[in-house]
Molecule: transfer RNA
Organism: Minisyncoccota bacterium
RNA sequence: GGGCCUAUAGUUUAGCGGUAAAACAGUGGUCUCCAAAACCACCGUCCCAGGUUCGAGUCCUGGUGGGCCCG
Numbered sequence: 001g002g003g004c005c006u007a008u009a010g011u012u013u014a015g016c017g018g019u020a021a022a023a024c025a026g027u028g029g030u031c032u033c034c035a036a037a038a039c040c041a042c043c044g045u046c047c048c049a050g051g052u053u054c055g056a057g058u059c060c061u062g063g064u065g066g067g068c069c070c071g
Stems, first nucleotide, its partner, number of pairs: 001070007010024004018054001026042005047063005
């Protein structure tokens, strides 16, 4: 220098173009003499900028970060 993959909650990951989810973590409660476990509730999210579309986490373009391959 060229090519490919990837980016979603604090972490690990789902998500046919039509309500953004799960587990763990965190907070509160129930239970207990106390604590743990269990159960219930809550909290919190689409890397950035454009484009297409009635509608974009999803499709397209560019950028940024990460990974792999070729030279």